The RNA shown here (c-di-GMP-I riboswitch aptamer) has 86 nucleotides and comes from a Nitrospirales bacterium. Its Rfam family is "c-di-GMP-I riboswitch aptamer". Rfam links the family to the GO term cyclic-di-GMP binding. NCBI's taxonomy places the organism under Bacteria, Pseudomonadati, Nitrospirota, Nitrospiria, Nitrospirales.

[in-house]
RNA sequence: ACCUGAAAAUGGCAAACCUUCCGAAAGGGAGGGACGCAAAGUCACCGGUCUACGGGAGAACAUCCUAGGAUAGCGGGACCGCCAGG
Numbered sequence: 001a002c003c004u005g006a007a008a009a010u011g012g013c014a015a016a017c018c019u020u021c022c023g024a025a026a027g028g029g030a031g032g033g034a035c036g037c038a039a040a041g042u043c044a045c046c047g048g049u050c051u052a053c054g055g056g057a058g059a060a061c062a063u064c065c066u067a068g069g070a071u072a073g074c075g076g077g078a079c080c081g082c083c084a085g086g
Base pairs, nucleotide, nucleotide: 002086003085004084005083012037013036017032018031019030020029021028022027035073041079042078043077045076046075047074048071049070050069054066055065056064057063
């Protein structure tokens, strides 16, 4: 430097759900809680997915389109990192 994660050590994170706060929503923060995770550490660069305040189409309060929003626990990529083995 690269590959691997069967066993072990130090430990770490925390899904659903509940409470509360923020947000138009998707979703997020905090506390409780553990389904899982060897990057479930960080970054929206690429693809996907979700939402649609505002904007656009529309006769319309219908309906549709739209990301500067969201998701890193959807996949890829980039950066960084613990232990053990090779």